[in-house]
Molecule: SAM riboswitch aptamer (S box leader)
Organism: Lutibacter agarilyticus
RNA sequence: UUGUUAUCAAGAAAGGCAGAGGGAAUAGACCCGUUGAAGCCUUAGCAACCCUUUAUUUUUAAAGAAGGUGCUAAAUUCUACCCAUUAUGGAUAGAUAACGA
Numbered sequence: 001u002u003g004u005u006a007u008c009a010a011g012a013a014a015g016g017c018a019g020a021g022g023g024a025a026u027a028g029a030c031c032c033g034u035u036g037a038a039g040c041c042u043u044a045g046c047a048a049c050c051c052u053u054u055a056u057u058u059u060u061a062a063a064g065a066a067g068g069u070g071c072u073a074a075a076u077u078c079u080a081c082c083c084a085u086u087a088u089g090g091a092u093a094g095a096u097a098a099c100g101a
Base pairs, nucleotide, nucleotide: 001101002100003099004098005097006096007095008094013043014042015041016040017039021032022031023030026080027079028078029077044072045071046070049068050067051064052063053062054061055060076093081090082089
């Protein structure tokens, strides 16, 4: 970089450095930001994909959190394409995980 599968309206922030942008990309809207954005570091937390234990008995349930990831404003912030049951629909794109090339 890419393929498959699963999930994406729940949940969880303080401090230090830094100093103007940020919310993936394009357009529009809306929002966050000098009462301190991005980024980096520390600590803490959330969740439970991998993982651990037990039961089931072979794929599901419950519990756990040491380790590998991930995450900690707003639905993946909303809309864009399709359908017209108008909705917490579907697709595309994206994010994360596991397994593979």